Transfer RNA from Candidatus Methanosuratincola verstraetei, 75 nucleotides, folded computationally. RNAcentral records the identical sequence in 8 taxa. RNAcentral holds the sequence, with entries from ENA. Rfam family: tRNA. Model confidence (mean pLDDT): 84 of 100.

[in-house]
RNA sequence: GGGCUGGUAGAUUAGCGGCAGAUCACCUGCCUUGCACGCAGGGGGUCGUGGGUUCAAAUCCCACCCAGUCCACCA
Numbered sequence: 001g002g003g004c005u006g007g008u009a010g011a012u013u014a015g016c017g018g019c020a021g022a023u024c025a026c027c028u029g030c031c032u033u034g035c036a037c038g039c040a041g042g043g044g045g046u047c048g049u050g051g052g053u054u055c056a057a058a059u060c061c062c063a064c065c066c067a068g069u070c071c072a073c074c075a
Base pairs, nucleotide, nucleotide: 001071002070003069004068005067006066007065010024011023012022013021018055026042027041028040029039030038048064049063050062051061052060
């Protein structure tokens, strides 16, 4: 330098044009003498960045950044 995969909540991740979800964690309540477990509810996301297409983009296109991996080049 080139190819491929990935970047979404604090963490692990789903969603592949039409309301951004799950689990764990966190907070509150119930339960308990108390804690844990369990049950119910709640908060938390400018979907890596910037543009483009579209009535509408996490999703499609372009460029860039970051991580992983393979190849090439130099030595």